Record summary: The part of an RNA shown here (large-subunit ribosomal RNA, domain I) has 491 nucleotides and comes from a Rickettsiales bacterium. The coordinates come from a structure-prediction model, not an experiment, and the mean pLDDT is 83.
[in-house]
Context: one part of a larger RNA
RNA sequence: AGCAUCUGGUGGAUGCCUUGGCGGUAAGAGGCGAUGAAGGACGUGCUACGCUGCGAAAAGCGUCGGGGAGCUGCGAAGAAGCUUUGAUCCGGCGGUGUCCGAAUGGGGAAACCCACCGUUUUACGGUAUCCUUUGCUGAAUUCAUAGGCAGAGGAGGCAAACCCAGGGAACUGAAAUAUCUAAGUACCUGGAGGAAAGGAAAUCACAGAGACUCCCUCAGUAGUGACGAGCGAACGGGGACCAGGCCAGUGAUCAUCAUGAACCAAAUAGAAUCGUCUGGAAAGUCGAGCCAUAGUGGGUGAUAGCCCCGUAUAUGUAACAUAAUGAUGAUCCUCGAGUAGGGCGGGACACGUGAAAUCCUGUCUGAACAUGGGGCGACCACGCUCCAAGCCUAAGUACUCCUUACCGACCGAUAGUGAACCAGUACCGUGAGGGAAAGGUGAAAAGCACCCCGACAAGGGGAGUGAAAUAGUACCUGAAACCGGAUGCUU
Numbered sequence: 001a002g003c004a005u006c007u008g009g010u011g012g013a014u015g016c017c018u019u020g021g022c023g024g025u026a027a028g029a030g031g032c033g034a035u036g037a038a039g040g041a042c043g044u045g046c047u048a049c050g051c052u053g054c055g056a057a058a059a060g061c062g063u064c065g066g067g068g069a070g071c072u073g074c075g076a077a078g079a080a081g082c083u084u085u086g087a088u089c090c091g092g093c094g095g096u097g098u099c100c101g102a103a104u105g106g107g108g109a110a111a112c113c114c115a116c117c118g119u120u121u122u123a124c125g126g127u128a129u130c131c132u133u134u135g136c137u138g139a140a141u142u143c144a145u146a147g148g149c150a151g152a153g154g155a156g157g158c159a160a161a162c163c164c165a166g167g168g169a170a171c172u173g174a175a176a177u178a179u180c181u182a183a184g185u186a187c188c189u190g191g192a193g194g195a196a197a198g199g200a201a202a203u204c205a206c207a208g209a210g211a212c213u214c215c216c217u218c219a220g221u222a223g224u225g226a227c228g229a230g231c232g233a234a235c236g237g238g239g240a241c242c243a244g245g246c247c248a249g250u251g252a253u254c255a256u257c258a259u260g261a262a263c264c265a266a267a268u269a270g271a272a273u274c275g276u277c278u279g280g281a282a283a284g285u286c287g288a289g290c291c292a293u294a295g296u297g298g299g300u301g302a303u304a305g306c307c308c309c310g311u312a313u314a315u316g317u318a319a320c321a322u323a324a325u326g327a328u329g330a331u332c333c334u335c336g337a338g339u340a341g342g343g344c345g346g347g348a349c350a351c352g353u354g355a356a357a358u359c360c361u362g363u364c365u366g367a368a369c370a371u372g373g374g375g376c377g378a379c380c381a382c383g384c385u386c387c388a389a390g391c392c393u394a395a396g397u398a399c400u401c402c403u404u405a406c407c408g409a410c411c412g413a414u415a416g417u418g419a420a421c422c423a424g425u426a427c428c429g430u431g432a433g434g435g436a437a438a439g440g441u442g443a444a445a446a447g448c449a450c451c452c453c454g455a456c457a458a459g460g461g462g463a464g465u466g467a468a469a470u471a472g473u474a475c476c477u478g479a480a481a482c483c484g485g486a487u488g489c490u491u
Stems, first nucleotide, its partner, number of pairs: 001490009015476001016440002020411002022408007029400002031158002039100003042055003046078001049075003061094006070082003105114003115127005129155009162193001163191005173180001177226001203209002213240005223231002244392003247336001251332009267315003273288003277284001289306002291295001297309003341365008351377001372387005427434002447475001450462004
């Protein structure tokens, strides 16, 4: 030095675990905001800091209800207190709620600076802009109007997807590329609701049907298309759900008031087991019982229907709010003309201008008036059918930032959310933005009193705890790479 065996170190794989995720089902809720939101800054405790809660009334105040012995949130102990005169805690309703933020008195480099007016003056209130409306004023300019002032009401901002509307790409595909496609998608803007939109035929059809919406089918059909790539219906049929109304009235919608249910809170009661053995520990073993409208689940020193929390079941629930009914009030307003149709230019229709009907309209035109008018895919006739140019309308449908309950041939710490842990943190970037790593002692801290070595260390040796300390906080298990020690063999 090599090989082998044994024994350590290092390292953190593997196994087991789960407080966190992921996906769903059923309900609920679907908004919050000038009565100041979302989100923050700064404070606030006996206590320095962080998290959580709260707001100068500051881990909290009042009241109503529940509850019944402990409590003063967590890291995290100590001190000092509170509490059967009912605390802590849980639920409902209130009060307080600094400063910033739509931020709204003016300004501003957010959480700061600087005002004015009024009042019941050591304290409060008001003072932004825009729109609507009412009143008072009031120019050039006589009347007036513009403008000004004041009162009242409303709006503004935020928020995950779903919805409607106004705008609207390119990559890409066509194996190049221009029409075409991608796609009316992404994205921008405006607006609304718990859904939105649409909606009671100037519809389809040729038997007749009878609002709208959604699903299955019709059907990848008919079509459309550099007839390329592609795009792609309708009629009809089957389902879901069903609802029709109004324009001077037996109406609809909204608001206010009155009467006023059902439902809903925290919660309450809630059956039934003992012994033996092993063991540190019994829920395991053996023996003998019991309950069950409860053998879902979780915990307890190993695996518990009967130990604990629960579960089935039964009970309870004030106020506010709400359905419904009634009354009062408000709004709506007589059948739809610069409309239908036409020309030009575009767009939408599955339909790219085509034989191109139908719908919308930038521009120019422009009817009839139920003795009338529209449609039936150029157009004409016959026939059939409907009545535009006014308004409202639940359900079936779409979605899930959020709440509750439950579920999973979903994950189990390089997985599952980026985040099981004080994570959108640390850190990086001028910024937009990017973005981690990091779980496990033990049943219980019983977290090693005391002694020794050492530097009044680190670390270790005894002793003690514990079932175990090769479970000692660098803590379950503890693989491999890598580094030692001992022994044997070989050289």